A computed fold for a 75-nucleotide RNA from a Candidatus Woesearchaeota archaeon, annotated as transfer RNA. The prediction has a mean pLDDT of 82. It matches the Rfam family "tRNA". Rfam links the family to the GO term triplet codon-amino acid adaptor activity. It is annotated as a transfer RNA. The sequence was found in a public genome assembly.
């Protein structure tokens, strides 16, 4: 330089191919109950506006397009 991948919660991830329901899951965090306490379990509960900017649509994590970052291949 080229081409491919990856970016979503505090962290590991799903969701994307085929735009539509309020963005979910699992650790961990707080809270309760259980217990003499603690771990363990069981309920709940906060946390995001999908790496960033623009476009397309009534409607975009999902489709264009540019552009950071990290990665793997070629040169």
């Nucleotide at each position: 330089g080229c081409a491919c991948g990856u970016g979503u919660a505090g962290c590991u991830c799903a969701g994307a191919c085929u735009g539509g329901a309020u963005a979910g899951a699992g650790c961990a965090u707080c809270a309760c109950a259980c217990u003499c306490c603690u771990a363990a379990u069981g309920u709940g509960a906060g946390g995001g506006u999908c790496g960033g900017g623009g476009g397309u649509u009534c409607a975009a994590a999902u489709c264009c397009u540019c552009u950071c970052a990290c990665g793997u291949g070629c040169g």